[in-house]
RNA sequence: GGGGUUAUAGCUCAGCUGGUAGAGCACCAGAUUUGCAUUCUGGGGGUCAGGAGUUCGAAUCUCCUUAGCUCCAC
Repeated sequence: GGGGUUAUAGCUCAGCUGGUAGAGCACCAGAUUUGCAUUCUGGGGGUCAGGAGUUCGAAUCUCCUUAGCUCCAC
């Protein structure tokens, strides 16, 4: 330098070929307990790496950029 791949909640990850952003764990509150833990119920939390474009509509498609991993080449 060229190719591939990954980037979504605090963490680990889904999101089925464009149509309301989700799960588990964690966190908060309540119930349960003398108290803690467990269990149950409810709740909060997201510029979908950044920017631009296409579209009625983009996490998803296109282009550029950034970062990690990886392959090839010098």

A computed fold for a 74-nucleotide RNA from Fibrobacteria bacterium R8-3-H12, annotated as transfer RNA. Rfam family: tRNA. Rfam classes the family as a transfer RNA. The coordinates come from a structure-prediction model, not an experiment, and the mean pLDDT is 82.